[in-house]
RNA sequence: GGGCCCCUAGUUCAGUCUGGUAGAACGCCGCCCUUGCAAGGCGGAGGCCGAGGGUUCAAAUCCCUCGGGGUCCA
Numbered sequence: 001g002g003g004c005c006c007c008u009a010g011u012u013c014a015g016u017c018u019g020g021u022a023g024a025a026c027g028c029c030g031c032c033c034u035u036g037c038a039a040g041g042c043g044g045a046g047g048c049c050g051a052g053g054g055u056u057c058a059a060a061u062c063c064c065u066c067g068g069g070g071u072c073c074a
Base pairs, nucleotide, nucleotide: 001073002072003071004070005069006068007067010026011025012024013023020057028044029043030042031041032040050066051065052064053063054062
């Protein structure tokens, strides 16, 4: 320098192909349970999806540029 993949909740990741209400698990908070803790049960908070622009009635999703990371080739 070139090819491909990834970036979404505190963490690990789905969702992207086929545009239409942003999800799961763990973690966190409250309540129940317990003498107490853990486990378990119930409920809750937490994101404007790496940044900017474009297309569209509508973009995490499609297109372009840039940033970060991984991998392969040279």